The RNA shown here (transfer RNA) has 73 nucleotides and comes from an Oligoflexia bacterium.
Rfam family: tRNA. It is annotated as a transfer RNA.
Lineage of the source: Bacteria > Pseudomonadati > Bdellovibrionota > Oligoflexia.
RNA sequence: GCGCCUAUAGCUCAGCGGAUAGAGCGUCUGGCUUCGAACCAGAAGGUCGGGGGUUCAAGUCCCUCUGGGCGCA
Numbered sequence: 001g002c003g004c005c006u007a008u009a010g011c012u013c014a015g016c017g018g019a020u021a022g023a024g025c026g027u028c029u030g031g032c033u034u035c036g037a038a039c040c041a042g043a044a045g046g047u048c049g050g051g052g053g054u055u056c057a058a059g060u061c062c063c064u065c066u067g068g069g070c071g072c073a
Stems, first nucleotide, its partner, number of pairs: 001072007010025004018056001027043005049065005
């Protein structure tokens, strides 16, 4: 330099173009317990990597930039 894959919560990841963007783990609060763990209930936490485009409507499709991974040279 070229090609392919990838970017969604603190972490690991779901998410046919249409519902208020979700799960597990973690964190916090409460319950339980002598105290803790486990267990139960609840809560907080996301400008879906940046910009642009298509569309009535974009996390999802297209272009570009950036970061990461793999391959070729």